[in-house]
Context: one part of a larger RNA
RNA sequence: CUGGGCGUAAAGCGUGCGCAGGCGGUUAUGUAAGACAGUUGUGAAAUCCCCGGGCUCAACCUGGGAAUUGCAUCUGUGACUGCAUAGCUAGAGUACGGUGAGGGGGGGGAGUAGAAUUCCGGGGUGGAACCAGUGAAAUGCGUAGAUAUAGGCGGAGGAAACACCGAUGGCGAAGGCAAUCCCCUGGACCUGUACUGACGCUCAUGCACGAAAGCGUGGGGAGCAAACAGGAUUAGAUACCCUGGUAGUCCACGCCCUAAACGAUGUCAACUAGCUGUUGGGGCCUUCGGGCCUUGGUAGCGCAGCUAACGCGUGAAGUUGACCGCCUGGGGAGUACGGUCGCAAGAUUAAAACUC
Numbered sequence: 001c002u003g004g005g006c007g008u009a010a011a012g013c014g015u016g017c018g019c020a021g022g023c024g025g026u027u028a029u030g031u032a033a034g035a036c037a038g039u040u041g042u043g044a045a046a047u048c049c050c051c052g053g054g055c056u057c058a059a060c061c062u063g064g065g066a067a068u069u070g071c072a073u074c075u076g077u078g079a080c081u082g083c084a085u086a087g088c089u090a091g092a093g094u095a096c097g098g099u100g101a102g103g104g105g106g107g108g109g110a111g112u113a114g115a116a117u118u119c120c121g122g123g124g125u126g127g128a129a130c131c132a133g134u135g136a137a138a139u140g141c142g143u144a145g146a147u148a149u150a151g152g153c154g155g156a157g158g159a160a161a162c163a164c165c166g167a168u169g170g171c172g173a174a175g176g177c178a179a180u181c182c183c184c185u186g187g188a189c190c191u192g193u194a195c196u197g198a199c200g201c202u203c204a205u206g207c208a209c210g211a212a213a214g215c216g217u218g219g220g221g222a223g224c225a226a227a228c229a230g231g232a233u234u235a236g237a238u239a240c241c242c243u244g245g246u247a248g249u250c251c252a253c254g255c256c257c258u259a260a261a262c263g264a265u266g267u268c269a270a271c272u273a274g275c276u277g278u279u280g281g282g283g284c285c286u287u288c289g290g291g292c293c294u295u296g297g298u299a300g301c302g303c304a305g306c307u308a309a310c311g312c313g314u315g316a317a318g319u320u321g322a323c324c325g326c327c328u329g330g331g332g333a334g335u336a337c338g339g340u341c342g343c344a345a346g347a348u349u350a351a352a353a354c355u356c
Base pairs, nucleotide, nucleotide: 003328004327005326006325007310008309012324014209015208016207017206021202022201023200025088026087027086028085029084030083031082033081034080035077036076037075038074040072041071042070049065050064051063052062053061054060091199092196093195094194095193096192097190098189106185107184108183109182111180112179118156119155120154121153131140170177171176214255215254216253217252218251219250223249224248228244229243230242231241266323267322268321269320270319271318274301275300276299277298278297279296280295281294282293283292284291285290305312306311329356330355331354338349339348340347341346
């Protein structure tokens, strides 16, 4: 390389959009580029193969044939692919409808509420020594009167997060999204009618988004809390435990671009037993309790089949097709060098020597 693979053994890009490229529903007609059939020419000789011949045999030499799977030329065919033309509606999409009330933590902006924590204030009651913390303690707090209580009040930060509902539940491409109201806005689903008429699928390069941490500038800072300090523990304790505590966590704008970014399972389409929950929509029946059917999700079992096994099993890891990405023994190493990107941290692309 041909292959064989990618849930857990090496291997699915974190996710989407999408140019080129690859692939592409159905009918008719034409064309003849591909394709198929044949003609002619060529495809040196030697070699290989077959049938013979010559050295006593063989190796070796030698005659003839076949082969040379290719290229060009011409003729034909018209099923299939391509191309052209004209159509179709099953793929794809659009409009209207889901009443003034279909569902949804999807996204953005702005406003508001309550509970808790912390701090401050003043005075009153109260009363005198603790409180906090732990396995036990100590550091710490407190006679400048704490904690607790009457019981709570007022204020601040005003910052952050939204108990119950809450779910095996919902939404989103993924990351992710949850108090509540308003405004703007994206997508999915269902059902029926009308319309467009293959407009589709996938996608190297590219573009966009992308948790947390981190970075830049300016704000903010209640709680928590890397670093740090102290107290314990211990042989030691640069830890686990405790008392404090700064970056950070929050906001705005700009970067970073990585995660066990996981379903460790790429996207799209078709086909292949069922059963049980739950969630969104629709239809039919109803004794109004509910039942049946259908459709989009989300879960649990399970037949066939698959799998090394575990397990998967109509949401496949089954049976197939289209396209992309990736793997090729372990270590060295996701490293060095170089390139690109970045303010930096670093990211990305990505070896070899050597060794087992």